[in-house]
RNA sequence: GUCCUCGUAGUUUAAUGGAUAGAACGUAGGCCUCCGAAGCCUGAGAUAGAAGUUCAAUUCUUCUCGAGGACA
Numbered sequence: 001g002u003c004c005u006c007g008u009a010g011u012u013u014a015a016u017g018g019a020u021a022g023a024a025c026g027u028a029g030g031c032c033u034c035c036g037a038a039g040c041c042u043g044a045g046a047u048a049g050a051a052g053u054u055c056a057a058u059u060c061u062u063c064u065c066g067a068g069g070a071c072a
Stems, first nucleotide, its partner, number of pairs: 001071007010025004018055001027043005048064005
C1' cells in the first nucleotide's frame, strides 16, 4: 500500500429494514439478617463518528476513526 472480518451498557452478548434496542453478569437503592453472604423487589446504564438510501436504519451504501487478520 491492497484486500477481508469486526465495532451495541462497566463486561459477555441478542435483535433476518418496523415492538419503549432485549438479556446475563456487574453496579446503586430497598426488603430480609445481630452483621454479612445468599435470596427477593426496584432503578440507572449502550448502537464508534459523519453523510446518504428509505415512510422507517443496529441492520443497506460511502467516507473517517479504531481492533484483528491475509498478501506485498
This is a predicted structure of a 72-nucleotide RNA (transfer RNA) from a Minisyncoccota bacterium. The prediction has a mean pLDDT of 81. The sequence is in RNAcentral, with records from ENA. The source organism's lineage runs through Bacteria, Bacillati and Minisyncoccota. Rfam family: tRNA. The family's RNA type in Rfam is transfer RNA. Rfam describes the family as follows. Transfer RNA (tRNA) molecules are approximately 80 nucleotides in length.